[in-house]
RNA sequence: GAGCGCUCUCAGGGCGGGGUGCAAUUCCCCACCGGCGGUGACAGCCCGCGAGCGCUUCCGGCGACGGAAGGUCAGCAGAUCCGGUGGAACUCCGGAGCCGACGGUAUAGUCCGGAUGGAAGAGAACGCGU
Numbered sequence: 001g002a003g004c005g006c007u008c009u010c011a012g013g014g015c016g017g018g019g020u021g022c023a024a025u026u027c028c029c030c031a032c033c034g035g036c037g038g039u040g041a042c043a044g045c046c047c048g049c050g051a052g053c054g055c056u057u058c059c060g061g062c063g064a065c066g067g068a069a070g071g072u073c074a075g076c077a078g079a080u081c082c083g084g085u086g087g088a089a090c091u092c093c094g095g096a097g098c099c100g101a102c103g104g105u106a107u108a109g110u111c112c113g114g115a116u117g118g119a120a121g122a123g124a125a126c127g128c129g130u
Stems, first nucleotide, its partner, number of pairs: 001130001003128003007124004016030004031110002033100002035049004044098002052076002054073001055070006080096005102113003
């Protein structure tokens, strides 16, 4: 200093103003936000990952459905171009765009809820080991 084991810690931001309306932080105009690893140079929109829905199995229920487990397993899972600089940038600078799980509710990236949860991953201590 690799690698392995084990324990612990950390691990997501954002509706402010106006309009309509019985009612909207949900619609309309303006605004605001950007997890983790990688990538020749810094990435919401290049390549991947995570949470979520779904699915499968099991348990309970006549059933609607509820609970537990699996963790990609059928499947869903978003979005970028132009110019400039440079050895190198869909990552920087300038410009113009675009995107955002599920349930609730006047239609939600920003409110409430599952969630005092889980987790990509980041770090620390200890042990093994060469």